[in-house]
Context: one part of a larger RNA
């Protein structure tokens, strides 16, 4: 991993609530005492209804009484009373919860007890064993030489020592190797330590809050910050996992309060069953009426912020100026203007939504039983945040959660749209109609050449893109472009300057001649020169320029394959804007059978009222997750009836037919001895999942 067998809300108390059957009461309890009885006692039965509560309240209280009190009075208030013949109560049984119990199963690390463990390992203790080879050369003594001596040198002998290299033997540094290995720690190559706190054999002592430990909480039998094995033990787990047969009706919740509470728990919301009842100062929903308010907007009438002018008082820096002055800039205050801002401003002020009342429709106590109490995305109001976040906090929708279809390529939350069955029927939504691909190369009008664009978004700023609606100049008295030709003369203006001739700078910018021609627009020159323009004429010919507003495009525009049109590929378009007509297109709606649920009718049937069973009909309804109801199917075994069966019983296989469905019949073929039906009852009663247990492969 697969099969196949097993495997999980059980059983007892006791308490609530519902239903089945039954019983019994419809006033209750008895006290003294008496009688009997026996475990001789505060004892059990049973007589005993004298008496007590109760069967009406209300007031202090007389008293009244379904009323009474308060009160002069009450329609106010307080405490009553409203009953319908069927209610109570108690047993059996069955159901659905609750408690205590191992309480649906299966799971901890853990605590405690009582033994096992030092053949591994720690540490001691007893006897024993063992350590090639070489190397240095301590103490001590001998000699000799010096010296008064103390003592120095110098040779030789000597063989010390947690000495030195370095085999065995012990360790285990560093790499590799190995890593479902040869090995639950090894191999190989390097490596420490080798007479010493040295290594080993054998026997022996110490242990579980306890040993041992040259100490790492390191070892106590391949896992020790408390060994192993058993019991206690089904320990406990607000935690993870699983928790088995069908149909069929309803259907949530991720909010509020509190909590050693935040991933639990109570109580409330919301769900779903049973059910009272038709009452009333009850809810909800729609429409009218009536409210109050202080949002959104809007506004400066307060509060505040905050811009320009102005006038007026104050200041008193700065600057120009003839010293006084005087202008001109400034400062701060107050008024005025004229434009604005505000969650914590308001002279105003909505739509909403809330609260009453009336109308109209619908439902309602009270009880059993749950879930939920981690929600998310989308839009609209906002708060934190960066008008960041698939972010976080609220309020309001809304969908998903629990909703499948159809559309957005794909794509819980967006758009359309709520799946009882069946049809190779017919219309549509949203979305889309050239091919993939169902359906328009469909009508008209425009616009856009960039493949913009055709399914996500795109800025400031730039541009003789291009289309369109103004507004203004100039134009057959000939514009604009262009072509030819003139563009001069006092003068090289003055000045500065080495020079300054239009063209470094400064000042001025005037006159002539003209068809026009600047003391000169721009290039150039060391200055000149020389080319241009502004002007002008001439040819040509009918438009030309400026400007504002809008449409579609350009640029800007940078990311990790092509490659964020789904692809093909599209250019009077298969893009975009405006119109308009057809189709396609879903599980929506129609059409056509059939199932089931619930309402009202009706009809027959059984029935004690009163309901219940089939049936017609008409309305309305069948998405569903936790969950709540309601009706079945199957398995085992009991007890009753009544039955198959060697002329072939359970089982297996195979394919038929019936039932919504769990099933269930009957055929056939294997098999070789039991097995069912109907009525009831009982439960070890249904498996795909639990790293699920056994056992196969």
């Nucleotide at each position: 991993g697969c099969c196949a067998a097993c495997g999980a809300g059980u059983u007892c108390u006791c308490u609530c609530u519902c239903g089945u059957g039954c019983u019994u009461u419809u006033g209750u309890c008895u006290a003294a005492c008496c009688c009997c009885g026996u475990u001789u006692a505060a004892c059990g039965g049973g007589g005993g209804g004298a008496g007590g509560c109760a069967u009406a309240g209300u007031g202090a209280a007389a008293g009244c009484g379904a009323g009474c009190g308060u009160g002069a009075a009450a329609u106010a208030c307080g405490c009553g009373a409203c009953a319908u013949a069927a209610a109570a109560a108690g047993c059996u049984c069955g159901a659905g919860a609750g408690u205590g119990a191992g309480a649906c199963c299966c799971g901890a690390a853990g605590c405690c007890a009582a033994g096992c463990g030092a053949g591994c390992u720690u540490g001691c203790c007893a006897u024993g064993a063992c350590c090639a080879g070489g190397g240095u050369g301590a103490a001590u003594c001998c000699c000799g030489c010096u010296g008064a001596a103390a003592a120095g040198c110098g040779g030789g002998a000597g063989g010390a020592g947690g000495c030195c290299c370095g085999a065995a033997c012990c360790c285990g540094u560093g790499a590799g190797c190995c890593g479902u290995g040869c090995a639950a720690u090894a191999c190989u190559c390097u490596g420490g330590g080798a007479u010493g706190a040295g290594u080993u054999g054998u026997g022996g002592c110490a242990a579980g809050a306890a040993g041992a430990g040259a100490a790492a909480a390191c070892c106590u039998a391949a896992a020790c910050g408390a060994g192993c094995u058993u019991g206690g033990u089904a320990a406990u787990a607000g935690c993870u996992g699983g928790u088995u047969c069908u149909u069929c009706c309803c259907g949530a919740a991720a909010u509020a309060g509190c909590u050693u509470u935040a991933g639990g728990a109570c109580u409330a919301g919301c769900c779903u069953c049973c059910g009272u009842a038709a009452a009333a100062u009850a809810a909800u929903a729609u429409c009218u009426u009536g409210g109050g308010g202080g949002u959104a907007g809007a506004g400066c009438a307060c509060u505040g912020a905050a811009u320009g002018a102005a006038a007026u008082a104050c200041c008193g820096u700065g600057g120009a100026u003839u010293u006084u002055u005087u202008c001109c800039a400034g400062g701060c205050a107050u008024u005025u203007u004229a434009a604005u801002c505000a969650a914590a401003c308001u002279c105003c002020g909505a739509a909403u939504a809330c609260c009453a009342a009336g109308a109209u429709a619908u439902u309602u106590a009270g009880g059993g039983g749950a879930g939920u109490a981690a929600g998310a995305a989308c839009c609209u109001g906002g708060g934190c945040g960066c008008u960041a976040a698939g972010g976080u906090c609220c309020a309001g929708g809304c969908u998903c959660a629990a909703a499948a279809g159809g559309g957005a390529a794909a794509c819980a939350g967006c758009c359309c749209a709520g799946a009882c069955c069946u049809u190779c029927a017919u219309c549509u939504a949203a979305g889309g109609u050239c091919c993939c691909u169902a359906a328009a190369u469909u009508u008209g009008a425009g616009c856009u050449a960039a493949g913009u664009g055709c399914u996500a978004g795109g800025a400031a700023g730039g541009a003789a893109g291009u289309g369109a609606a103004g507004u203004u100049c100039c134009g057959u008295c000939g514009a604009u472009a262009g072509u030819c030709a003139g563009g001069a003369g006092g003068u090289g203006a003055g000045c500065u300057u080495a020079g300054a001739a239009g063209c470094a700078g400064c000042u001025a910018c005037c006159c002539u001649u003209u068809a026009a021609a600047a003391a000169g627009u721009g290039c150039g020159u060391a200055a000149c020169a020389g080319c241009u323009u502004a002007c002008u004429g001439a040819c040509u010919a009918a438009g030309g320029g400026a400007u504002u507003u809008u449409g579609c495009a350009c640029c800007a525009a940078a990311g990790a394959u092509c490659a964020a049109c789904g692809g093909g590929g599209c250019u009077a378009a298969a893009g975009c804007u405006c119109a308009a007509u057809a189709c396609c297109g879903a599980a929506g709606a129609u059409a056509a059978g059939g199932a089931c649920g619930a309402g009202c009718a009706c009809a027959u049937a059984a029935u004690u009222u009163u309901u219940u069973a089939u049936g017609u009909g008409c309305u309305c309804g069948u998405g569903g997750u936790a969950g709540g109801g309601a009706a079945g199917c199957g398995u085992u075994c009991c007890c009753a009836u009544u039955g198959c069966u060697g002329u072939g019983a359970a089982g297996u296989c195979c394919a038929g037919c019936u039932g919504u469905a769990a099933a269930g019949c009957g055929g056939g073929a294997u098999g070789g001895a039991g097995c069912g039906a109907u009525g009831g009852g009982a439960a070890g009663u249904g498996a795909g999942a639990a790293u699920g247990u056994u056992g196969g492969c």

Model confidence (mean pLDDT): 81 of 100.
A computed fold for a 697-nucleotide part of an RNA from a bacterium, annotated as large-subunit ribosomal RNA, domain II.